[in-house]
Context: one part of a larger RNA
């Protein structure tokens, strides 16, 4: 000069577009933030209708609350950077893998069966919650059959699938094969500082065989051999998510990694593994741990690094807000349901950009103020007055686009057209030189000023007030950082 996720002192009119805990990965009260399907299954409340009725109800029907068992979905989508210097990331290549929904093509969809919850009926328990009998469906489960492809194979062969539903017209289910997409895995180069870390390393380095995985691999393990890394810096120690970008800067560089984007790592703290196509799984389970609750002392409950919000830290960073109209995900034939994701709005001059705080005439250069050689000079066309205008803001009417047919949260919102009246709307910094801008008075090495040089000890353009000036302006100054 430029920039900032700033923050601080004075100021403060309006819109638009962004941004918004950088500290304590610190502890959290409250709600909400992942749910859906009756067209997979059995049950079926209240409520209506008829009948009956000892007037207490009962019984058909219709109705779908609500649990349940089933399905798919909860690995996404949002938070956050602690940990990691590492195939973690960035790029380029690779072979020994996987891929629910979707898309194609293809071959099927046979016949059986025992259960179990929901329910009742009895018990435990202070709660979470449990136990026993008993009855029950089903796209839950298991068994047979059957094999076009499929897997093993000693090539003889052997093994392994299905489910139905409903309005009859679709939607499912089983096996194969190819696509699409997703994910794992392995290399080659590059990616922070410190030698005041110089030697590290026994699943260590390597084969052989199993053994585990979707798959390759000491990934595990048994056995052999002594290998393997390392001044081209191993090891260790400190630091740090990385990367497109961002800021500078002609550029090369340097600093940087907020917000938007990939990707990677974590969910209290540390371990584990289950279900699944997919986690070793934020708002799922165990176990251990601290820490906070409940308790009837046996014994339980919890984890906002999701949106909101509180408390503490801090120089500092927002409402316990609307709606799912709109994109987009989940579930479902569908209607629709859910969605703190998203859209909006709210607070905040926190940035950037626009806009306005009036224009025009107006000299007796009015009055005050400062200043003076006392004549004047200066604020100064500034002001008053006089003649206009109304952006924005205020008041009233209308009243949108976003929505291919309905459906609008925002929002009576942009925006238009009307009135009214200069009205409602200017400050900060600075004036010694750098550096644009001066003079009076106060103080008297004192009060005090300062980026640097320096100023101040009775004539201070340097300190504090006035006056007048300069700059920038809804800002301006300072401070910290980085070029």
């Nucleotide at each position: 000069g430029a920039a900032c996720g700033a923050a601080c002192g004075c100021u403060g009119g309006c819109g638009g577009c962004a941004g918004g805990c950088c500290u304590a990965a610190c502890a959290c009260a409250u709600g909400c933030a992942a749910g859906u399907c009756g067209a997979a299954c059995g049950u079926g409340a209240a409520g209506c209708u008829a009948c009956c009725u000892u007037c207490g109800g009962g019984u058909a029907g219709u109705g779908g609350a609500a649990a349940g068992u089933g399905g798919c979905g909860c690995a996404c989508g949002g938070g956050u950077g602690a940990g990691u210097a590492a195939c973690g990331c960035g790029u380029g290549g690779g072979a020994a893998u996987u891929u629910g929904c979707c898309c194609c093509u293809u071959g099927g969809u046979a016949c059986g069966g025992g259960a179990u919850a929901a329910c009742g009926c009895c018990g435990g328990g202070a709660a979470a919650c449990c136990g026993g009998c008993g009855c029950u469906a089903a796209u839950a489960c298991c068994g047979u059959a059957u094999a076009a492809g499929c897997u093993c194979u000693a090539c003889g062969g052997a093994g392994g699938a299905a489910a139905g539903a409903u309005u009859u017209a679709u939607c499912g289910c089983c096996g194969a094969g190819a696509g699409a997409u997703u994910a794992g895995c392995c290399c080659g180069c590059g990616u922070a500082a410190g030698a005041u870390u110089a030697g590290g390393u026994a699943g260590u380095u390597g084969g052989u065989g199993a053994g585990g995985u979707a798959a390759u691999g000491g990934c595990u393990c048994a056995c052999c051999a002594a290998g393997c890394c390392g001044a081209c810096g191993a090891u260790c120690u400190u630091u740090a998510g990385c990367u497109g970008g961002u800021c500078u800067g002609a550029g090369a560089g340097g600093a940087u990694g907020a917000u938007c984007a990939g990707c990677c790592a974590c969910a209290c703290u540390g371990g584990g593994a289950c279900u699944g196509a997919g986690a070793c799984a934020c708002g799922g389970c165990c176990c251990a741990g601290a820490c906070u609750c409940c308790u009837a002392c046996g014994g339980g409950a919890g984890g906002c690094a999701g949106c909101a919000g509180u408390g503490g830290g801090g120089a500092a960073u927002a409402u316990u807000g609307g709606a799912c109209a709109a994109u987009g995900g989940g579930g479902g034939a569908a209607a629709c349901c859910c969605u703190g994701a998203u859209c909006c709005a709210g607070c905040c001059a926190u940035g950037c950009c626009g806009c306005g705080u009036g224009a025009g005439u107006g000299a007796a250069g009015a009055a005050g103020g400062c200043c003076u050689u006392a004549g004047g000079g200066u604020u100064g066309u500034a002001a008053a007055a006089c003649u206009c205008u109304u952006u924005c803001a205020c008041c009233a009417g209308g009243g949108a686009a976003g929505a291919u047919g309905a459906u609008g949260a925002c929002g009576g919102u942009a925006c238009c057209u009307g009135g009214a009246g200069a009205a409602g709307a200017a400050g900060c910094u600075c004036c010694g030189g750098c550096u644009a801008a001066c003079u009076c008075c106060g103080u008297g090495c004192c009060a005090g000023c300062a980026g640097c040089c320096g100023c101040g000890g009775u004539a201070a353009u340097a300190c504090g007030g006035a006056g007048g000036g300069a700059g920038c302006u809804a800002g301006c100054g300072u401070u910290g950082u980085u070029c």
Predicted 3D model of a 483-nucleotide part of an RNA (small-subunit ribosomal RNA, 5' domain) from an uncultured prokaryote. RNAcentral holds the full RNA, with entries from ENA. Its Rfam family is "Bacterial small subunit ribosomal RNA". The prediction has a mean pLDDT of 88.